[in-house]
This is a predicted structure of an 83-nucleotide RNA (transfer RNA) from a Planctomycetota bacterium. Its Rfam family is "tRNA". Rfam classes the family as a transfer RNA. Taxonomically the source falls in Planctomycetota (Bacteria, Pseudomonadati). The coordinates come from a structure-prediction model, not an experiment, and the mean pLDDT is 82.
RNA sequence: GGGCGGUUGCCCGAGUGGUCAAUGGGACCAGACUGUAAAUCUGGCGGCGUACGCCUUCGCUGGUUCAAAUCCAGCACCGCCCA
Numbered sequence: 001g002g003g004c005g006g007u008u009g010c011c012c013g014a015g016u017g018g019u020c021a022a023u024g025g026g027a028c029c030a031g032a033c034u035g036u037a038a039a040u041c042u043g044g045c046g047g048c049g050u051a052c053g054c055c056u057u058c059g060c061u062g063g064u065u066c067a068a069a070u071c072c073a074g075c076a077c078c079g080c081c082c083a
Stems, first nucleotide, its partner, number of pairs: 001082007010026003018066001028044005046055003059075005
């Protein structure tokens, strides 16, 4: 330099253009249980808000579309293969 695959919440990871603030697991927070802890179980787990709801987010920047984590382009980074 070329080809292929990948990048998602604190971490790992799933994800048909609308059903998605986004499956599941871990971590974390609260509670139940326990002499204490662990284990187990329940709830919560982007921000604001009593709530309805609003805003923001899937590597970055653009584009397509009524609508993008998802499709397209460029770039960045990681892995494998070729040279």